The part of an RNA shown here (large-subunit ribosomal RNA, domain II) has 684 nucleotides and comes from Binatia bacterium (SeqCode).
Context: one part of a larger RNA
RNA sequence: UCCAGCGAGUUAUUUGCAUGUGCAAGCUUAAGUCAUUUGACGGAGGCAUAGCGAAAGCGAGUCUUAAUAGGGCGAAAUUAGUGCAUGUAAAUAGACCCGAAACCGAGUGACCUAACCAUGAGCAGGCUGAAGCGUGGGUAAAACCAUGUGGAGGGCCGCACCAGGGAGAACUGCAAAACUCUUGGAUGACUUGUGGUUAGUGGUGAAAUGCUAAUCGAACUCGGAGAUAGCUGGUUCUCCUCGAAAUAGCUUUAGGGCUAGCGUUGUACGGUAACUGAUAGGGGUAGAGCUCUGUUUCGGAAUGAGGCGCGUAAGCGUAUUCACCCUUGACAAACUACGAAUACUAUCAGCGGAACUACAGCAGUUAGAACGGCGGGGCUAAGCUCGUCGCUCGAAAGGGAAACAGCCCAGACCAUCAUCUAAGGUCCCUAAGUCUACGCUAAGUGGGAAACGAGGUGGAAUUUCUUAAACAAUGAGGAUGUUGGCUUAGAAGCAGCCAUUCAUUUAAAGAGUGCGUAACAGCUCACUCAUCAAGAGAUUCUGCGCGGAAAAUGUAACGGGGCUAUAAGCGUAGCACCGAAGAUAUGGAUGUCACAUUUAUGUGGCGUGGUAGAGGAGCGUUCCUCUCUGCGUUGAAGUCGGACUGUGAGGUCUGGUGGAGCGUGAGGAAGUGAGAAUGCUGGA
Numbered sequence: 001u002c003c004a005g006c007g008a009g010u011u012a013u014u015u016g017c018a019u020g021u022g023c024a025a026g027c028u029u030a031a032g033u034c035a036u037u038u039g040a041c042g043g044a045g046g047c048a049u050a051g052c053g054a055a056a057g058c059g060a061g062u063c064u065u066a067a068u069a070g071g072g073c074g075a076a077a078u079u080a081g082u083g084c085a086u087g088u089a090a091a092u093a094g095a096c097c098c099g100a101a102a103c104c105g106a107g108u109g110a111c112c113u114a115a116c117c118a119u120g121a122g123c124a125g126g127c128u129g130a131a132g133c134g135u136g137g138g139u140a141a142a143a144c145c146a147u148g149u150g151g152a153g154g155g156c157c158g159c160a161c162c163a164g165g166g167a168g169a170a171c172u173g174c175a176a177a178a179c180u181c182u183u184g185g186a187u188g189a190c191u192u193g194u195g196g197u198u199a200g201u202g203g204u205g206a207a208a209u210g211c212u213a214a215u216c217g218a219a220c221u222c223g224g225a226g227a228u229a230g231c232u233g234g235u236u237c238u239c240c241u242c243g244a245a246a247u248a249g250c251u252u253u254a255g256g257g258c259u260a261g262c263g264u265u266g267u268a269c270g271g272u273a274a275c276u277g278a279u280a281g282g283g284g285u286a287g288a289g290c291u292c293u294g295u296u297u298c299g300g301a302a303u304g305a306g307g308c309g310c311g312u313a314a315g316c317g318u319a320u321u322c323a324c325c326c327u328u329g330a331c332a333a334a335c336u337a338c339g340a341a342u343a344c345u346a347u348c349a350g351c352g353g354a355a356c357u358a359c360a361g362c363a364g365u366u367a368g369a370a371c372g373g374c375g376g377g378g379c380u381a382a383g384c385u386c387g388u389c390g391c392u393c394g395a396a397a398g399g400g401a402a403a404c405a406g407c408c409c410a411g412a413c414c415a416u417c418a419u420c421u422a423a424g425g426u427c428c429c430u431a432a433g434u435c436u437a438c439g440c441u442a443a444g445u446g447g448g449a450a451a452c453g454a455g456g457u458g459g460a461a462u463u464u465c466u467u468a469a470a471c472a473a474u475g476a477g478g479a480u481g482u483u484g485g486c487u488u489a490g491a492a493g494c495a496g497c498c499a500u501u502c503a504u505u506u507a508a509a510g511a512g513u514g515c516g517u518a519a520c521a522g523c524u525c526a527c528u529c530a531u532c533a534a535g536a537g538a539u540u541c542u543g544c545g546c547g548g549a550a551a552a553u554g555u556a557a558c559g560g561g562g563c564u565a566u567a568a569g570c571g572u573a574g575c576a577c578c579g580a581a582g583a584u585a586u587g588g589a590u591g592u593c594a595c596a597u598u599u600a601u602g603u604g605g606c607g608u609g610g611u612a613g614a615g616g617a618g619c620g621u622u623c624c625u626c627u628c629u630g631c632g633u634u635g636a637a638g639u640c641g642g643a644c645u646g647u648g649a650g651g652u653c654u655g656g657u658g659g660a661g662c663g664u665g666a667g668g669a670a671g672u673g674a675g676a677a678u679g680c681u682g683g684a
Base pairs, nucleotide, nucleotide: 001684002683003682004681005680006679011093012092013091014090015089016088017087018086019085020084021083022082023081026047027046028045032041033040034039051058052057061073062072063071064070096234097233099231103224104223105222106221107220108219114198115197116196117195118194119193120192121191122190123188125157126156127155128153132149133148134147135146136145137144161185162184163183165182166181167180168179200216202212203211204210209218237618238617239616240615241614242613247260248259249258250257251256261365262364263362264361265360266359267358268357272355275350276349277348278347279346280345281344287338288336289335293332294331295330299326300325303323304322305321306320307318308317309316310315368393369392371390372389373388374387375386376385377384398409399408400407413588414587415586416585418584419583420582424578425577426576427561428560429559433575435574436573437572438571439570440569446563452547453546456544457543458542459541460540461539462538463537464536465535473531474530475529476528477527479504480503481502484498485497486496510525514523515522589608590607591606592605593604594603595602596601597600619673621670622669623668624667625666626665628663630662631661638657639656640655641654642653643652644651645650
């Protein structure tokens, strides 16, 4: 990992509701007794027939109260209950199943290990050479010195023994701690044999929460015990009808609950809900506006205030600021003299056949997500977060977006080698136009990006010059007073300053547009003439393009190929076609409603995606009762094939195998259906 078997809403009591059924103002027995396969008896008791009050109690009334008032709950109008069975839910019990860590009690453990007690045992060999003592020297005597003897030490080196510091290798091992090399202690606080003592709220501990039998922040065994688990996992056959929620309030509450909301089933309700139109309402949002509250711009006037000067004072003058006023232009969620659309409420009408509302039974949900609109928070950041309105996913398959829960189209009962369409597409991959008409783009823009930049190119408009010759090009001129004045070393059109930038000759020529010189010079421009010959220049708006443009495996920013002036790109207009589980067609199944009836059928209308969940109808397994006076060695069950059949769970027939039991019909009862639980047992 696979296979087979086992494996989870049960049982009892009580209560509510639904259905069926018996009897009915009544219904019914329990324990038990007698019979005995299922019966009979048994009326104690229970529910109902009257309520109200806390109660005494009163009673079609009663309670409150001083009350005969008022009010509450009843009676009446309108009497139905009760027993049993089944289903469903709740409560109490282990209560669908498995699962803790823990807690408590009673015991078992010191053959492992910790400490201690008693009694034994062990430590090759070598080195060092303490005290003391002897002898000699030395001293007054000592001390002291030398030499010998001696053999001390938690002394030194190092086997056994003990340990386990380092490294390797091992790590489904040789081994649930070992192996190899190396290392530490090795006469000691040493090591070790045997026997004994200390026990879990404990012991022992040179102390690490260490050790206490491979178990230790509290051992193990059994019991309380099916502890508890708002938590995780699992929960077994089929078909049909409907179909949610991820919100509010409260919660030692936030991943749990209770109530409401939303679902389902039943009953009642017969112009209810929803929608559309009209009418009548209130509002203070969007917008707008600036009267108010605040913010704010330009100009003015000179009413007031502050400063300065003059003046004894009155007062006068002056620059500037503030407030007010007039005028111009603005801003606001917490501004409003205004003010929509929607929304909401009511009435009427239309349409609308339950989609509404009420009651009763049963739920699930209370982790939501993206997208679009309007807003708050944030950075007008986030696949961010919060609110609200909508939509899809959730619980929705199909087509499109290359792929892609939440985007676009569209809601799958089944079948069909039929038709038409949606979004999106029609050169090839790839179904359908290399379609039609007119434009644009040259950037592979299309097929990623901003500020900003640019004689890219198309369109629209305004305006200037122009056969009295424009623009460009070419030829010629571009002068004189004068080197204007000042400044300066110099300043001559051209460092700088000044300005009556003037005047003259002219076809025209600036007291000079730029280059240049130390300063001149020189080149050039404006301006003018000629040649030429028909358009030329400037500005604004706009369509499509260009630059701006750097990333990590490999083109890699159209899905790919590939596509460019008659596009397979972009824009406008048009006609075809393709394209889905959409619509239609034909046949079938099924739910519900209506009608008709031959009463289980027909016709017609509307339906049939679905998680949690509610409701309905069935299949199969084991056993029991009756039945077929069923089947079976002329071959049962089981098992391996085949055929037929039913919407399905399944069923029937038949062949092989097998070798002794098994089924139909009607009922009943459950240890009643497995693929999942790191499920359990066995096997491969």
The full RNA is in RNAcentral, with records from ENA. It matches the Rfam family "Bacterial large subunit ribosomal RNA". The source organism's lineage runs through Bacteria, Bacteria candidate phyla, Candidatus Binatota and Binatia (SeqCode).